[in-house]
RNA sequence: GCCACCUUAGCUCAAUGGCAGAGCACCGCUUUUGUAAAGCGGGGGUUGUCAGUUCAAGUCUGACAGGUGGCU
Numbered sequence: 001g002c003c004a005c006c007u008u009a010g011c012u013c014a015a016u017g018g019c020a021g022a023g024c025a026c027c028g029c030u031u032u033u034g035u036a037a038a039g040c041g042g043g044g045g046u047u048g049u050c051a052g053u054u055c056a057a058g059u060c061u062g063a064c065a066g067g068u069g070g071c072u
Base pairs, nucleotide, nucleotide: 001071002070003069004068005067006066007065010024011023012022013021018055026042027041028040029039030038048064049063050062051061052060
């Protein structure tokens, strides 16, 4: 230098173009002599950035940034 893939909650990941979710973690409560486990509930998001298409974009298109792998 070229090619492919990835970027969504603190972490790991979902989400046919039509209300952004789960598990773990965190907080509260129940249970226990106490802790862990278990059960119930709660908070937490500019979907990497900027534009474009569309009635509607996490999803489609372009540019940029970061990361991973391959080629040279």